The part of an RNA shown here (small-subunit ribosomal RNA, 5' domain) has 523 nucleotides and comes from Anditalea andensis. The prediction has a mean pLDDT of 84.

Context: one part of a larger RNA
Formats: sequence, structure tokens, C1' cells
RNA sequence: GGAUGAACGCUAGCGGCAGGCCUAAUACAUGCAAGUCGUACGGGAUUCGGUCUUUCGGGACUGAUGAGAGUGGCGCACGGGUGCGUAACGCGUAUGCAACCUGCCUUCUACAGGGGGAUAGCCCGGGGAAACCCGGAUUAAUACCCCAUGGCACCAUUAGCCUGCAUGGGUAUAUGGUUAAAGCUUUCGGGCGGUAGAAGAUGGGCAUGCGUAGGAUUAGCUAGUUGGCGGGGUAACGGCCCUCCAAGGCGACGAUCCUUAGGGGUUCUGAGAGGAAGGUCCCCCACACUGGCACUGAGAUACGGGCCAGACUCCUACGGGAGGCAGCAGUAGGGAAUAUUGGGCAAUGGUCGGAAGACUGACCCAGCCAUGCCGCGUGCAGGAAGACGGCGUUAUGCGUUGUAAACUGCUUUUAUACGGGAAGAAAAAGCCACUGCGGUGGAAAUUGCCGGUACCGUAUGAAUAAGCACCGGCUAACUCCGUGCCAGCAGCCGCGGUAAUACGGAGGGUGCAAGCGUUGUCC
Repeated sequence: GGAUGAACGCUAGCGGCAGGCCUAAUACAUGCAAGUCGUACGGGAUUCGGUCUUUCGGGACUGAUGAGAGUGGCGCACGGGUGCGUAACGCGUAUGCAACCUGCCUUCUACAGGGGGAUAGCCCGGGGAAACCCGGAUUAAUACCCCAUGGCACCAUUAGCCUGCAUGGGUAUAUGGUUAAAGCUUUCGGGCGGUAGAAGAUGGGCAUGCGUAGGAUUAGCUAGUUGGCGGGGUAACGGCCCUCCAAGGCGACGAUCCUUAGGGGUUCUGAGAGGAAGGUCCCCCACACUGGCACUGAGAUACGGGCCAGACUCCUACGGGAGGCAGCAGUAGGGAAUAUUGGGCAAUGGUCGGAAGACUGACCCAGCCAUGCCGCGUGCAGGAAGACGGCGUUAUGCGUUGUAAACUGCUUUUAUACGGGAAGAAAAAGCCACUGCGGUGGAAAUUGCCGGUACCGUAUGAAUAAGCACCGGCUAACUCCGUGCCAGCAGCCGCGGUAAUACGGAGGGUGCAAGCGUUGUCC
């Protein structure tokens, strides 16, 4: 000098864009953050009608509406947060899988015949303070089960051909065995689905080469350890696990141990080489009160799912229960220090749905903070009696503040008032018509949180707007007064003991400027 997620002191007019718990992965009150589908299903409170009847209380039948629960499907494994752990195939990069999986999506092929028993809900009864639980009766499905059909699927046996770096791979013949399915809606054209398979795409899993902090005041480490046979397990290879057998495996090219640490794209600095960092944004990993475990599922060993144990907090009728902000706000605590318990789904995106739409603290916006970067302003021109005042002085005077002020003219960014007023949103969705698909065409509407904001115009009037640090040398900028090794300053050298350009004040000056200076950290 540059940089900063900064803090502190003094000061402060505005805007745009960005950033904002670096500390206690401490504890959390409250609200919200993951639902959706009635075009899968049984049902249906409520409300509004209609008809009949009535002892005027009501009752029976029926149409529409359709809340809240329940079964079922998809989603909840994404999105959002944090950096505890991890020195590791965790990450980066380059490969391999002839050892693998992949819901939704796309293409293609084939199929969808028949039957059954339940169970939530509802009703009845019971237990409990509650959380909730139990029994009986009854009911539906795209829930569950059975049978049929069945292949390029899977398994066993079998003969051939082609091919590879090895185990092997591909194709194909025959026989036997095993396993499927679901409907809903309709304008009757269709639409959305179902089952099996082949491919694609996407997303993942595994393995390997190389790279990846410090310490030798850590030198030896290792029994599932290293390898093999056989099995189990997995989507899949593998001591991943198990039985038996062998005695191996790693290490000064640093094993083992200890300390520290999420990694990368990148960021800062530097001429570069290098050094330092990994906040915001993107990718990967890990974690979700602490530890362990599996279930469901295409996918989790699952932040707002489950079980067990523990610590903590809360409720209790003492028998027993409930909870997990490292989601968005917010609270306490810690700290030098870090924001609103805001608005909206209008846009983008996501989930569900045929759609309308619902949900979405993702996201888009607004609020707070000079935390940073950038931009603008605090006026411009003229104006010498070089005014008054201040300060200095060699003191009737002169110098300086200083064209500075006054005064004259001009301008109006900004400010204030009034008026106009966006883009972001129609290229969407939905509807109609055409098309084999992709798609094309048409008509009529509706929708903006921000926001009456940005922006534009008119009027008024210099009107609303400057500080901070420094002035001995390094280092741009000097005098007076006070003080008298005191009070104090100080980054280094060093100043101060009676004329201090170094302390304190003043005048003047220098530098930067809505900031300036100090401190911390890195180069």
C1' cells in the first nucleotide's frame, strides 16, 4: 500500500447494488416453514330448498351444497439450515464396472379374463386425568388375496455361432418350472391411469491411478489382521459377515500415534513464483438434542417419521404421558459484534391434481444497519473599502484568514408541495378448431406483493445538507500561548527538566471526505 462477514471513537444529506451470530453444534416461549387428490373409495356434519303429513313440538320422502375425519395414491429422500465429526477414495481430477440400481419423464412391444375374504370409517359398548386404548356388529376401493393367460423376464438343463485384456460377454435352438394387471372420467372422438418387458434420459452406487495440514521431543503397527476355499448377505464386487486353512499385510518414499481441519470452484495479495483464506453464490460431503437401531420405500438408515437408551424441559388425578428452531422470524445467554415474531404467492421454481386450483418463511419483495462498493449533492459566476472580528507582528503600520464574507446576477441536481405515472404479464394457464407427433391457429376474459413506488413534469427558494485525522523525521502540512522530566505524547527514532513546529489550547495549514481515524487479521 491493498484486503476485510469486521469492531471501537467522532461525525452523518441522498440513492443503487450487495452483505449482515466469525462467539455457545448453548437452551428455547409463540406463530408459520409439506402437503395434495372427491376424475381411486365408503360415507357425510352443516346450510338452502321442494313434496306429503301434523297432536303445530315435529315427522316421512327427495334435490342441491358439501365441512371435518377415515381407507387409498403420489409427495414428504427435493427445497431450506449448519460445519459437530472427518486427514478419509471425504474432496479434486482422470478412468473403469464383462460387478450394479434408477420412481416420475420419453420411445417401442405385448397384455388387462374370472373370482374371493377382510379392514378403517360409521354404529353400539367399555377403560383412562390425559395421551390414547380395547371389545362387538357392519361396509367400499386403483387397499389385500386366489385362479387363468403368459413372454425378448427369471431359474435349471441343452446344442451351435460370433467375440473380448482375464473372470467372461453377446446372440440363438429345444425342454421343464416360476411370476402380472385396475380402474376412473367423458362432449362417446377421447382423456388420465394399470401390468410385463426392451431401450433412452436423468439421478445414484462401487472400484482404481494421481493430488490433498502440522508434529519423529510419535518408530515400529496389525488377529478379521493379510490371503485362499466354501458359504451367507447386497442392486452389486469385496473379510462386508461367517466356517475352515495358510502366515501373512503395512512401515524413514514416514506406517502407527497425537494435534488441527469439512473439500473444491474460487477470494485476497503479489510483476510473477508464491503466500494466506474457503463468509456470501455454485458443486460435493457430513450432521439434525446425545448414542444406537431398523421399518417403509425407486430412493433414507429419514432435520419438522418410528423404536430403544441417556441428559434436559414441560403436563399429571402420581398410574402415566409430551418435546427437540444447525428451517423463517423471534427470546434468553455468551460476546467487541451481526437485522423484522413484516408482505405476497404477482413472477421463477417445486409437490399434488385431468383441470380449476391448493400448499410453498424455496423464492420474489419490503423493514433495520454508512457493514462494504459505486454514484450524486452540500451551489455557480462576479465581487477589494482587501470590511468587522480572530490570529501573528519588527505594532500610528503591516501580514494572514481572504474572493472568503457582505453585495449583485444565475442555476435548481437535491429538498418541499402539487400533478401525471410504469416495465416486470401474457409469449402463460384454461377454452375452441386443426394436426400422426412435434406443434399451429383463433376468440373472449382475468391476474401486480413491491406501489401510486421508480420515473416524468410544474412551482418555490441558495434554499435542506461537512466532518474526521494529522502538521519533529519517516510523511504532505508552522506559528503563538500555557505547562516546566510535571501533565502528557508515542508506529519506530524519540519529545517534555522556562522561549517545546513532538504535551494541552488557539490561529493557520495539509490529507481524505459522508466519511475519517484507531484496533484486530492476511498478503

RNAcentral holds the full RNA, with entries from ENA, Greengenes, RefSeq and SILVA. Rfam family: Bacterial small subunit ribosomal RNA. Gene Ontology terms of the family: structural constituent of ribosome and ribosome.